[in-house]
RNA sequence: GGUGGGAUAGCUCAAUGAAAAGAGCAACAAACCGGCAAUUUGGAGACCCGGGUUCGAGUCCCGGUUCCGUCA
Numbered sequence: 001g002g003u004g005g006g007a008u009a010g011c012u013c014a015a016u017g018a019a020a021a022g023a024g025c026a027a028c029a030a031a032c033c034g035g036c037a038a039u040u041u042g043g044a045g046a047c048c049c050g051g052g053u054u055c056g057a058g059u060c061c062c063g064g065u066u067c068c069g070u071c072a
Stems, first nucleotide, its partner, number of pairs: 001071007010025004028042004048064005
């Protein structure tokens, strides 16, 4: 340099173009307990950046950034 794939919550991952973007773990609060742990309950927490298409974009298109694989 060519080519394929990825970037969503603190971490690991979901999400036919339309529901309030969900789950597990972690963290936090409460209940329980003599106390901690475990358990139960609860709320908080995210779409890499900039444009475009569309009534509507995490999703489609273009450019950029970055990571991984592969070819040279």